[in-house]
C1' cells in the first nucleotide's frame, strides 16, 4: 500500500409504533425508539419497486397510462472508510 475475512474490543448507523413539520401522493425532516445493519457511509449510472400533481385517454358517477417525483434499509454499479487478523 493491495486483497480477502468479521472471532474479539471499542465504536458507529437506527426500521416499525408514536408525536411535529412539509407534500398531491409516494415519501421527506426533526423528536422518539431499537428491528436490523460490517459499509443501513455517500452516489439514482443501470434494473426493480411505490406514487400520479400535471398530461393524455375513456367517459355517467368515475376510472386507466404515464416520471419530469421518489426509494440507497431492494439489487447490481461508481466513489470514500475505522478496528482487528491472515
Nucleotide at each position: 500500500c493491495u486483497c480477502c475475512a468479521g472471532u474479539a474490543g471499542a465504536g458507529g448507523c437506527a426500521a416499525a409504533a408514536c408525536c411535529a413539520g412539509u407534500g398531491a401522493a409516494a415519501g421527506c425532516u426533526g423528536g422518539g425508539g431499537a428491528c436490523g445493519c460490517a459499509a443501513a457511509g455517500c452516489u439514482u449510472c443501470c434494473g426493480a419497486c411505490c406514487u400520479a400533481a400535471g398530461u393524455c385517454c375513456c367517459a355517467u358517477c368515475g376510472g386507466g397510462a404515464u416520471a419530469u417525483g421518489g426509494c440507497a434499509g431492494c439489487g447490481g454499479g461508481g466513489c470514500c472508510g475505522c478496528c482487528u487478523g491472515a
Molecule: c-di-GMP-I riboswitch aptamer
Organism: Andreprevotia chitinilytica DSM 18519